Glycine riboswitch aptamer from an uncultured Pelagibacteraceae bacterium, 87 nucleotides, folded computationally.
The sequence was found by an Rfam model in a public genome assembly.
């Protein structure tokens, strides 16, 4: 120096659903009522694996979260660092 994977800092991009009602005043509490799915969480399944223990979603649910902005946000790129692999 560099090629494969995990993991991660950081920069960009990034969806959906009520600035609902009361209480008390926008926001934030704390009751109601109706939504969402892409933080995590949990279930089944293709399918993998199999001695024995299982693994497994962007589906489903909706505990948690979320329903303006703002924050968050799988995921995608760019990409430090670490550790793994091939030449």
């Nucleotide at each position: 120096a560099a090629u494969u994977u995990c993991u991660c800092a950081a920069c960009g991009g990034g969806a959906g659903a009520g600035a609902c009602u009361a209480c008390u005043u926008u926001a934030a509490g704390u009751a109601g009522c109706g939504c969402c799915g892409a933080a995590g969480g949990a279930g089944c399944a293709a399918c993998c694996a199999c001695c024995c223990c299982g693994g497994a979603a962007a589906c489903u649910c909706u505990c948690a979260g979320g329903c303006a902005a703002a924050a968050g946000g799988a995921c995608c790129g760019u990409a430090c660092a670490u550790a793994u692999u091939a030449a």